[in-house]
RNA sequence: GGGCCCUUAGCUCAGCUGGCUAGAGCGCCUCCCUUGCACGGAGGAGGUCAGGAGUCCGAAUCUCCUAGGGUCCA
Numbered sequence: 001g002g003g004c005c006c007u008u009a010g011c012u013c014a015g016c017u018g019g020c021u022a023g024a025g026c027g028c029c030u031c032c033c034u035u036g037c038a039c040g041g042a043g044g045a046g047g048u049c050a051g052g053a054g055u056c057c058g059a060a061u062c063u064c065c066u067a068g069g070g071u072c073c074a
Stems, first nucleotide, its partner, number of pairs: 001073007010026004019057001028044005050066005
């Protein structure tokens, strides 16, 4: 320098070929339970879907550029 892949909640990741309202587990907060803690139960908060632009009636999803990471080739 070139090819390919990844980037979604604090962490690990789902999200099919564009359409519902962006979700799960863990973590965090509150309450119940307990003498207290843990476990268990109920509820809740938390996201400009890496950044920008484009296509479209509509984009996490398609296209392009940029950034970061991984991998292979040179």